[in-house]
RNA sequence: GGGGGAAUGGUGUAUCGGUAGCACGAUUGAUCGUCAGUCAAAUGGCACGGGUUCGAUUCCCGUUUCCUCCA
Numbered sequence: 001g002g003g004g005g006a007a008u009g010g011u012g013u014a015u016c017g018g019u020a021g022c023a024c025g026a027u028u029g030a031u032c033g034u035c036a037g038u039c040a041a042a043u044g045g046c047a048c049g050g051g052u053u054c055g056a057u058u059c060c061c062g063u064u065u066c067c068u069c070c071a
Stems, first nucleotide, its partner, number of pairs: 001070007010024004018054001027041005047063005
């Protein structure tokens, strides 16, 4: 320098264009003499900038970071 791939709550991981889920953790409450455990509730997320579309995490272009292959 060129090719390919990834980026989603605090962490890990789903989501073939129509309400963004699951597990763990953290918070609050209940239970208990206390902790732990259990139960319930609420909070919290699609890397960034454009485009296409009635509608984009999803499709297209570019940027950033990381991984990988070739030279």
The RNA shown here (transfer RNA) has 71 nucleotides and comes from a Candidatus Nanopelagicaceae bacterium. Rfam family: tRNA. By type it is a transfer RNA. RNAcentral holds the sequence, with entries from ENA. The coordinates come from a structure-prediction model, not an experiment, and the mean pLDDT is 82. The source organism's lineage runs through Bacteria, Bacillati, Actinomycetota, Candidatus Nanopelagicales and Candidatus Nanopelagicaceae.